[in-house]
RNA sequence: AGAGUUUGAUCCUGGCUCAGAAUGAACGUUGGCGGUGUGCUUAACACAUGCAAGUCGAACGAGAAAGUUCUUCGGAAUGAGUAUAGUGGCGAACGGGUGAGUAACGCGUGAGGAUCUCCCCUUCAGUGAAGGAUACCCUUGAGAAAUUAAGGUUAAUACUGCAUACGUCCCAUAGAAAUAUGGGAGAAAGAUGGCCUCUUGCUGUCGCUGAAAGAUGAACUUGCGUUCUAUUAGCUAGUUGGUGGGGUAAAGGCUCACCAAGGCGAUGAUGGAUAGCCGGCCUGAGAGGGUGAACGGCCACAUUGGAACUGAGAUACGGUCCAGACUCCUACGGGAGGCAGCAGUGAGGAAUAUUGCACAAUGGGCGAAAGCCUGAUGCAGCGACACCGCGUGAAGGAUGAAGGUCUUAGGAUUGUAAACUUCUGUUAAGUGGGAAAAAAGACUCGUUACGAAUAAUAACGAGGGAUGAUGGUACCACUAGAGAAAGCACCGGCUAACUUCGUGCCAGCAGCCGCGGUAAUACGAGGGGUGCAAACGUUAUUCGGAAUUACUGGGUGUAAAGGGUACGUAGACGGCAUCUUAAGUCAAUUGUUAAAUUCCCCAGCCUAACUGGGGGUAGGCGAUUGAAACUAAGAAGCUAGAGAGUGGAAGAGAGAAGUGGAAUUCUCGGAGUAGCGGUAAAAUGCGUAGAUCUCGAGAGGAACACCGAUGGCGAAGGCAGCUUCUUGGUCCAUUUCUGACGUUGAGGUACGAAAGCGUGGGGAGCAAACAGGAUUAGAUACCCUGGUAGUCCACGCUGUAAACGAUGAUCACUAGACGUUGGGCUUGCUUGCAGGCUCAGUGUCGCAGCUAACGCGAUAAGUGAUCCACCUGGGGACUACGGUCGCAAGAUUAAAACUCAAAGGAAUUGACGGGGGUCCGCACAAGCGGUGGAACAUGUGGUUUAAUUCGUCAUUACGCGAGAAACCUUACCUAGGCUUGACAUGCUUUUGAUUGCUGUAGAGAUACAGAGUUCUAGAUUUCGGUUUAGACAAUUGCACAGGUGCUGCAUGGCUGUCGUCAGCUCGUGUCGUGAGAUGUUUGGUUAAGUCCUCUAACGAGCGCAACUCCUACCGUUAGUUGCUAUUCCGUAAGGAAGCACUCUAGCGAGACUGCCUGGGAAACCAGGAGGAAGGUGGGAACGACGUCAAGUCAUCAUGGUCCUUAUGCCUAGGGCUACACACGUGUUACAAUGGUCGGUACAGAGAGUUGCAAACUAGUAAUAGUAAGCUAAUCUCUUAAAGCCGAUCUAAGUUCGGAUUGAGGUCUGCAACUCGACCUCAUGAAGUUGAAAUCGCUAGUAAUCGCGCAUCAGAACGGCGCGGUGAAUUCGUUCUCGGACCUUGUACACACCGCCCGUCACACCAUGAGAGUUUUUUGUACCCGAAGGCGUUUUAGCUAACCAUUUAUGGAGGCGGACGACUAUGGUAUGGGAAGCGAUUGGGGUGAAGUCGUAACAAGGUAGCUGUAGGAGAACCUGCGGCUG
Repeated sequence: AGAGUUUGAUCCUGGCUCAGAAUGAACGUUGGCGGUGUGCUUAACACAUGCAAGUCGAACGAGAAAGUUCUUCGGAAUGAGUAUAGUGGCGAACGGGUGAGUAACGCGUGAGGAUCUCCCCUUCAGUGAAGGAUACCCUUGAGAAAUUAAGGUUAAUACUGCAUACGUCCCAUAGAAAUAUGGGAGAAAGAUGGCCUCUUGCUGUCGCUGAAAGAUGAACUUGCGUUCUAUUAGCUAGUUGGUGGGGUAAAGGCUCACCAAGGCGAUGAUGGAUAGCCGGCCUGAGAGGGUGAACGGCCACAUUGGAACUGAGAUACGGUCCAGACUCCUACGGGAGGCAGCAGUGAGGAAUAUUGCACAAUGGGCGAAAGCCUGAUGCAGCGACACCGCGUGAAGGAUGAAGGUCUUAGGAUUGUAAACUUCUGUUAAGUGGGAAAAAAGACUCGUUACGAAUAAUAACGAGGGAUGAUGGUACCACUAGAGAAAGCACCGGCUAACUUCGUGCCAGCAGCCGCGGUAAUACGAGGGGUGCAAACGUUAUUCGGAAUUACUGGGUGUAAAGGGUACGUAGACGGCAUCUUAAGUCAAUUGUUAAAUUCCCCAGCCUAACUGGGGGUAGGCGAUUGAAACUAAGAAGCUAGAGAGUGGAAGAGAGAAGUGGAAUUCUCGGAGUAGCGGUAAAAUGCGUAGAUCUCGAGAGGAACACCGAUGGCGAAGGCAGCUUCUUGGUCCAUUUCUGACGUUGAGGUACGAAAGCGUGGGGAGCAAACAGGAUUAGAUACCCUGGUAGUCCACGCUGUAAACGAUGAUCACUAGACGUUGGGCUUGCUUGCAGGCUCAGUGUCGCAGCUAACGCGAUAAGUGAUCCACCUGGGGACUACGGUCGCAAGAUUAAAACUCAAAGGAAUUGACGGGGGUCCGCACAAGCGGUGGAACAUGUGGUUUAAUUCGUCAUUACGCGAGAAACCUUACCUAGGCUUGACAUGCUUUUGAUUGCUGUAGAGAUACAGAGUUCUAGAUUUCGGUUUAGACAAUUGCACAGGUGCUGCAUGGCUGUCGUCAGCUCGUGUCGUGAGAUGUUUGGUUAAGUCCUCUAACGAGCGCAACUCCUACCGUUAGUUGCUAUUCCGUAAGGAAGCACUCUAGCGAGACUGCCUGGGAAACCAGGAGGAAGGUGGGAACGACGUCAAGUCAUCAUGGUCCUUAUGCCUAGGGCUACACACGUGUUACAAUGGUCGGUACAGAGAGUUGCAAACUAGUAAUAGUAAGCUAAUCUCUUAAAGCCGAUCUAAGUUCGGAUUGAGGUCUGCAACUCGACCUCAUGAAGUUGAAAUCGCUAGUAAUCGCGCAUCAGAACGGCGCGGUGAAUUCGUUCUCGGACCUUGUACACACCGCCCGUCACACCAUGAGAGUUUUUUGUACCCGAAGGCGUUUUAGCUAACCAUUUAUGGAGGCGGACGACUAUGGUAUGGGAAGCGAUUGGGGUGAAGUCGUAACAAGGUAGCUGUAGGAGAACCUGCGGCUG
């Protein structure tokens, strides 16, 4: 720091996703050790049990027992003034927990004044003299208990008067005040040491009282900051202020009485939702964003609500009272309780620990102290929860072991990894040793202070001993031994890391894109690899990346986004110059911003985490001093902004009144007759009751031709005949006046097309709805005929549009060129033109600049300034709910759930268009002949079958593979057989031949039997042989063979097609951000991207053409098997000479727009001449880049996969030849341009030894017999046929046609039954020119006629070739089909066989409405009113201290009671808010290939969109107005 994902590709916009860091985490797999931290985020849910706050005998009175000792056994001493309870003091308001509430002076920060403060420090002054009670205790009661009543006794640092009062407080007087004088009020408690003169003194310490000051703590006020929501806009009666009374420690409506009517709010009051706040923590480059666990500060709370008491301090977690809920005890009468203290339990939850040890340290309470208490704290336990550290060994070790995996079978990899050798000893284990945390206080001694004092006490110094929960822990040494210690995730891209097998859109994966449908680097497994490591992944959450809320740091013409327009309030911003102030601003100094944390340095634990010490920075708030440029404020000015005046100008600017002609329609009259009207064509409609047409007269309404124009005016909407009246704005000139009066503008107000609504008019034309006619599969449309609202007017309402320049308003600046409108100045002269300058508009092009591009470009989308409005992925949704407005229609404001990974803009290349232009092709047209109808042949489909083997399917399958299915072929079926096999190679066993021959069985394959029988070389040899090696052959076994089994969508090769169409590309350069463009486009021309020309292109390649072959003319060479003009021989056939001619086959020549005329810039075109041939002469071969996952695994080859006594191989028979049917391709016909018969003429190209076969003979014939010649210019096939010359048939199902069938034959072949061809005789079907539709062909072509060849034993109507005869037509490119180029539109890119919209049906999901119902919260009014404090009251209750008189009462006061207002809970009534459920219902979203249509994208077949209104199954249609997207 970026990356993936929209597209065929590109740039942009824009969302989604990923890589990072973090966590009080959880889950999965795994798990060695240690250190330091950390651990109920959920139910402020309920809690068993134990502990968490006591202490003081030096404040007070009382006061045991056990035990021990002694004893005279009575008891005494000791224990012991101990334990214990009580009175009293201090503490219990700290410490500890939690975050429910709280949006607040609660918190943070900074100020302030009207306050209190136990203990503590300092200072001043005191501490006198009395009194009455009471708890404990004893006695008697009540009660289950908790507890409690009465009587009696007693103490105090408990309580109460009295005395005194330097300070203190109050009152009066004086004073401006400080203060002074006078008067009044108000205190106290002792305890314990020491010295003693022994009865009271002195003295120390600790107390107590009054007062002052400090410190600490607390209370109060206040500036600023502190979440979301306006679908919460008004709130407030003690409310805001004043006066007075009360109250408080203290200011204050804190409270009460009276008076006034204020106070808060768009800078967001009030209400609602959520939330403890901060230091900090996480993240980030920062600014920010998120968060508020642990540690620290503040606040709030303590079962829920209320209340006070005590006290220095509480409205009190482990206190009290009352009320509610809950739990427990009960003898039913009544009582008890509060873990959000530490442990622990249950519950909830994905989830969070021990009912541990100790007060040794630190700290706290009490105490003079010893000391006691302390779940604070220090420690330990549990948890990989986090961070940090260490280890699981190190070095050597190649046969690169085995095993695994892969393999091209060679090897590679795991891998120095292991084994093995040599070492080490961290951690864990064992044995032994063993710190620091602990030195104060206390005690002893010394010095100093106090004191009369050597006591005592305080301070300082010295001394020596005691005290450890953790814990025998940290640490150290030794012992043995590599021994006990590695996993997790990932490996398609992002993103480091690849292969094999399994699976086969299944199972599954997935963060995004997306993998999986038989070769998956994406699923599962193995091997291998990568990353991290005692962890690794996943999930959740936060920040980052995200400049994706943009302060730093974004945008708004078309991507989301400028308000429909103006005026204007608040607000924001604001011209030139002077003076003053100092609010902002700037500078310096200063206070504060606790500590911890972060950063830097140093230090301590072995290191690190962790900890200690020191230092440091912003930034905020406050104070003081200063500066005065800018902003602001005040004062007094200026004229450049703005406005006014004066003089001119143009205009569909607005409102009102009047008026004009043309046209439509209607009415009346005349004339006139059969149609009119309408359409693509029609019909409905009108018309003989007289229409249309035409002439005249009249009525009525609406709109204003020409002028007329990217002309004018207006803020926008908008405005158009003419005239008058009223009126707004603008421009130019002048520079007379005012003197910043300005700009923008949230709310607000006004205006605001069309449609629509209300009331009343009007109504000619047009025309939603509606009706009818057409069209159509349908046609609720487009077209036609009618037609009502409406359109028009007046007065109201509505308030929206593609209200658009899709571009807010204002100001300034920044090249030009050409139009046009309205002014002004000026030049020239032909006086009505031309030019120059300038102001204000309105257009076109264009530089710089901007923009994603398109484009904008002084009328900015450029460069700056000010203000307003608006945007933040698509859909849901211009929606729901709520509010406001409206008569309604509806407008405005405006979400969420859910869902997708895109939606979108501009441009590019293609493809496509029922877009345009140009051009071509037997494409159409013009012709000729066919097909489609018949019969047959052949192929295909279908059906059938045991099998009818397989492939091929628009064009580009169907007389195709097949250029030959009787057997074979043959792949299919049935049956019979074989299993290393019919075929190949290697090794191995055995043999020596094998093949072939004969016989038997069998359908055959086959089986059995018989006869017969090797070769080469070497060694040895008794020449019989034996043995070795090899060749060949058979045999046994193992490897393997074999497969026309599957996949042409794994492939090679080959082929078809577009298409013999003229195209397809590249290099360099240039243009563009880029995809790409240019070149290849333009103008001509061509069969052609053929050539010329122009040209930011210049060149080149594959194609075109040419080169090749055949053919057409000529020359030359050659002259047999060819030829025969001439000559000779011969009766003739023929031969010889000859090679002239024909012909053959080699080499050449020829044609090149070369020549001429015309046109043209050229290319070239038209015509002509010559020529055998003329403009590529004709024909063939030749097929660019590519397209169709086109065809072929059955030609062949081949990956993978399947079969292996069978899906292989052999054999016989059958089938591929079936047959209600359908289609393609053909043949023969339907006849007289013909059939039949007779005669007669002329080819070319081929083939031939397993062959072609002459001649002759036989047969009616197919053929047969015999046989010459020919390995071919020699011989044969071989008579060509149509034609021509005659004859006949005479329009008929025929002398046409020949199918079918019967009989008899021929030939081939092992064999013609299924299933061959041919011949003869007989038979003689359909068919009389073929509907819709459709095919071929442009010249030696179509048509027609025959001939040959391949295959082949035999078997063409097919195929491939050959020649004979030999036409017609082409105006032309409108249309059909196909193609090429340019251009245009596009929402298509699998590319129009595309894309895509809506209803309906089904399933699922979330959501709105909904009769209601349940829960919760809150307001208002009223009722009841606990405890409590306050106030009032108490002449029949009770009463120690003081007072009085008098010995018994009274008074003051107190207790108790009563009443009053306040008030928690509760109750009644009535509103508001929120949430849940809800029959039914509305639309929405998502789903496999459902149904109906085809609305949109191309002119999308009626251009689309839009506001509004009506209509319709549905997309939609129609009217009115608007926009061009």